[in-house]
Context: one part of a larger RNA
RNA sequence: CCAUGGUUAAGGAACUCGGCAAAAUGGCUCCGUAACUUCGGGAGAAGGAGCGCCCCUGUUGGUGACCGCUUUAUACGGGUGUGAGCUUUUGGGGGCCGCAGUGAAAAGGCGCAAGCGACUGUUUAUCAAAAACACAGGACUCUGCUUAAGUCGUAAGAGGAUGUAUAGGGUCUGACGCCUGCCCGGUGCUGGAAGGUUACGUGGAAGGGUUAGCUUUUAGCGAAGCUCUGAAACUAAGCCCCAGUAAACGGCGGCCGUAACUAUAACGGUCCUAAGGUAGCGAAAUUCCUUGUCGGGUAAGUUCCGACCUGCACGAAUGGCGUAACGACUUGGGCGCUGUCUCAACCAUGGACCCG
Numbered sequence: 001c002c003a004u005g006g007u008u009a010a011g012g013a014a015c016u017c018g019g020c021a022a023a024a025u026g027g028c029u030c031c032g033u034a035a036c037u038u039c040g041g042g043a044g045a046a047g048g049a050g051c052g053c054c055c056c057u058g059u060u061g062g063u064g065a066c067c068g069c070u071u072u073a074u075a076c077g078g079g080u081g082u083g084a085g086c087u088u089u090u091g092g093g094g095g096c097c098g099c100a101g102u103g104a105a106a107a108g109g110c111g112c113a114a115g116c117g118a119c120u121g122u123u124u125a126u127c128a129a130a131a132a133c134a135c136a137g138g139a140c141u142c143u144g145c146u147u148a149a150g151u152c153g154u155a156a157g158a159g160g161a162u163g164u165a166u167a168g169g170g171u172c173u174g175a176c177g178c179c180u181g182c183c184c185g186g187u188g189c190u191g192g193a194a195g196g197u198u199a200c201g202u203g204g205a206a207g208g209g210u211u212a213g214c215u216u217u218u219a220g221c222g223a224a225g226c227u228c229u230g231a232a233a234c235u236a237a238g239c240c241c242c243a244g245u246a247a248a249c250g251g252c253g254g255c256c257g258u259a260a261c262u263a264u265a266a267c268g269g270u271c272c273u274a275a276g277g278u279a280g281c282g283a284a285a286u287u288c289c290u291u292g293u294c295g296g297g298u299a300a301g302u303u304c305c306g307a308c309c310u311g312c313a314c315g316a317a318u319g320g321c322g323u324a325a326c327g328a329c330u331u332g333g334g335c336g337c338u339g340u341c342u343c344a345a346c347c348a349u350g351g352a353c354c355c356g
Stems, first nucleotide, its partner, number of pairs: 001351008010342002014340001019337001027051005036041001038175001052096007061087003067081005097101001109335002112332004116327002121133002137173007151158002176322004181252003186249002188245005195240003201234002206229005213221003253271005280314001281311001292308005
């Protein structure tokens, strides 16, 4: 010096990103216990008091000897009464010792405010346990069963399910309370079928090749057959089109003016849109400017709490706002406590190091 333990004057978080680590609390009995609350909780809230040993004297429960009474055929039987002794519970009084009596060991630190998630659970085996996942509850949607829908398999088949819409599948949200506004123009989905477009197919107008033959024979025409191409017309879903649908994907404006100080604008004008953000919340896990401004807490506060609203760029099941309880969660502050620190010292054990 390193590791692990122990003690420490005065101070007591001044340490530090942060009380990390350590210290402290700790058992049993009794007293006592706030806000809030879903009336269950919160709660072991908080905060107090007692605790050893000896003697005396009560008390509670258990066991129940001897003895008395009674029954009976004389009881070592039954019933009943008294109740010693032993044991146990819990009081009262007196006394003794120590610094200290749950004498060692083992055994919650506690309040306050806020955020997130309701909760118990689950997770990155080996840097993340969380505010992430799940959850009960809510909603939408698909599925009517001789093969449900969706899933696996080339298939047979399996499974869903030996279930049947109070069932099963998918998606979103996430207890509970109060709620969940406007937009269907785009995309998706559902429905519609008049019209437009449209594949295969049907169809076969027309054209080409070949050549018996014909002619006015360097050339041209050309039946049948075979063959190549092929127009019109008919023809489904889909798309176009018409509706519906947002707890489907999603979206939810700008400029100008105006009130008897000023400021502001309930009000008006105008442009655009499918519609222009409702309730609630708001410098927020969201606020750039920003350490916004005001208030609180501190001697001093970029964090924190309460407000304001100028929301760069909250907002309603990609849920909004609250919320008791819960949390090895996150943030701020307090009490207690301490070698975290001022500021370091000593001790013990094991290493490192030296000698052998």

Model confidence (mean pLDDT): 86 of 100.
This is a predicted structure of a 356-nucleotide part of an RNA (large-subunit ribosomal RNA, domain IV) from Equivita sp. (SeqCode).
The RNAcentral record of the full RNA draws on ENA.
The source organism's lineage runs through Bacteria, Bacillati, Eggerthellales, Eggerthellaceae and Equivita (SeqCode).